Transfer RNA from a Candidatus Bathyarchaeia archaeon, 77 nucleotides, folded computationally. Its Rfam family is "tRNA". Gene Ontology term of the family: triplet codon-amino acid adaptor activity. It is annotated as a transfer RNA.
RNA sequence: GGGCCGGUAGUUCAGCUGGUUAGAACGUCGGCUUUACACGCCGAAGGUCGCCGGUUCGAUCCCGGUCCGGCCCACCA
Numbered sequence: 001g002g003g004c005c006g007g008u009a010g011u012u013c014a015g016c017u018g019g020u021u022a023g024a025a026c027g028u029c030g031g032c033u034u035u036a037c038a039c040g041c042c043g044a045a046g047g048u049c050g051c052c053g054g055u056u057c058g059a060u061c062c063c064g065g066u067c068c069g070g071c072c073c074a075c076c077a
Stems, first nucleotide, its partner, number of pairs: 001073007010026004019057001028044005050066005
């Protein structure tokens, strides 16, 4: 330098024929329960879908650029 895969909540990830309001588990916080803690149950908060731009009535999803991580190939004195 070239190719492929990935980047979505604090963490691990799902979501891909473009359309209901972006989700799960764990974690965090509050309540119930308990003498108390844990477990359990109920509820809540938490997101620029890496970033910029484009297409579209509409983009996490399609297109271009770019950054980061991983793998492979090439180059190198």
RNAcentral holds the sequence, with entries from ENA.
The coordinates come from a structure-prediction model, not an experiment, and the mean pLDDT is 80.